Two RNAs folded together computationally: RNase P RNA and transfer RNA, 408 nucleotides in total. Its mean pLDDT, the model's own confidence on a scale to 100, is 81. Rfam match: Bacterial RNase P class A.
[in-house]
């Protein structure tokens, strides 16, 4: 100079002031984040039925392995980027099928001849070297084009082409060796070349019921009923199948009451430590510790002393994750 | 808090399976009328809210993000 990674996110202290838990009181303890943000994902916890088959939708995609589970992580194998340390990757399948490739271009998906190349073979005319148009051959060269059916090099022919040889590069298929597997080494044959999109459809594997703490459940206060439709409702795709209901559920209008209060809610997939077992993500075990809990919604002034003078930003059920936004200062490995 | 919908000309919208992005209103010129309005000819106006990714190629398909609606007590 760069790269991974991991901590921190001013610091002590005295006054007051707020929300919270215990305490008869005096008072004691406690009191925003690494992202609390976006709600993008997975779950836990409630209710519908202890969430039950199938289809339809959806979603996920190298491999193995972690986890409550994930689209997350860890090892790894392939691609790609980079001098390197390291990043990056929706990274199954295009010889099941259907489908798409504007424009440009001769030809764009059982390719194709505009310019070019030859014109050996047949015809014509020679001064016998040749020359002329044609049928006709070919795909090397040019030019289009994101993409034009391998590259290089030699023989070959009229010119020319995997037509043939040699090396090289890819694809299939065999066999043997590694590796749990993705894959990876090695040698043989093949025809020489059967491309791009699947973040089009679609196969294929493997997951997936719906709703959200404004879920739900409980106590209290209060009030007046009246009317239409009326058989299906849970089940908000669909259909089987279960349960309740037709003994008036339900839904519309119209009027008439509250506008409170507990719970769900703070003991966890918890944090810190020490070991063990794994390469690692993580996991076992001992020990210690308890860390907001609001309901118009709590963190904030003030003084003092020091410093590098201090970003983004604040809880609202709860957790694992990504992802975004962030001045800076440590630390450790590496180029 | 949680659930959802939507940005495309100056407005109010089209654009579905990707291939040079339209329409109507509203400016501007021109006709037409004594003028003007209306009519009729024409023309200007576009970072598809932003960034990245997929593919030759993206308003369109994918991700992340900003804004602005609206629904549940």
């Nucleotide at each position: 100079a760069g790269c991974u990674c991991g901590u921190u996110g001013g610091a002590c202290g005295g006054c007051c002031g707020c929300g919270g838990u215990c305490g008869c009181g005096a008072g004691a303890c406690c009191g925003a984040g690494g992202a609390a943000a976006g709600u993008c994902c997975g779950g836990a916890c409630u209710c519908c039925a202890c969430a039950g088959g199938g289809c339809a939708a959806g979603g996920u995609g190298c491999u193995g392995g972690g986890u409550a589970a994930c689209a997350c992580c860890c090892a790894g194998g392939c691609g790609g980027g980079g001098u390197g340390a390291c990043c990056c990757g929706a990274c199954g399948g295009a010889a099941a099928g259907u489908g798409c490739a504007a424009c440009a271009g001769a030809g764009a998906g059982c390719a194709g001849a505009c310019c070019g190349c030859c014109g050996a073979u047949g015809g014509c005319c020679u001064c016998a070297g040749g020359g002329c148009a044609c049928a006709g051959g070919c795909a090397a060269g040019g030019g289009u084009g994101a993409a034009a059916c391998g590259g290089u090099g030699a023989g070959g022919u009229a010119a020319g082409a995997g037509c043939u040889c040699a090396c090289c590069a890819g694809c299939g298929c065999c066999a043997c060796g590694g590796g749990c597997g993705a894959c990876c080494g090695u040698g043989a044959c093949g025809g020489c070349u059967c491309g791009g999109c699947a973040a089009a459809c679609c196969c294929c594997a493997c997951c997936c019921g719906g709703a959200g703490c404004a879920a739900g459940g409980c106590c209290a206060a209060g009030c007046a009923g009246g009317g239409a439709c009326g058989a299906c409702g849970a089940c908000g795709g669909c259909c089987c199948g279960u349960c309740g209901a037709u003994c008036g559920a339900g839904u519309c209008c119209c009027g008439g009451g509250u506008a409170g209060g507990c719970c769900g809610c703070a003991g966890g997939a918890g944090c810190g430590u020490a070991u063990c077992g794994g390469u690692g993500a993580c996991g076992g075990u001992g020990c210690g510790c308890c860390c907001a809990g609001a309901u118009g919604g709590a963190u904030g002034g003030u003084c003092g002393u020091c410093c590098u003078c201090g970003a983004c930003a604040g809880a609202a059920u709860c957790c694992g994750g990504c992802u975004u936004a962030c001045a800076g200062a440590c630390g450790a490995a590496c180029u | 808090g949680c659930c959802g919908g939507a940005g495309u000309a100056g407005c109010u919208c089209a654009g579905c399976u990707g291939g040079u992005a339209g329409a109507g209103c509203a400016g501007c010129u021109g006709a037409u009328u004594u003028g003007u309005a209306a009519u009729c000819a024409g023309c200007u106006g576009g970072u598809c809210g932003g960034g990245g990714g997929u593919u030759c190629g993206a308003u369109u398909c994918c991700c992340u993000u900003c804004u602005c609606c609206g629904g549940c007590u």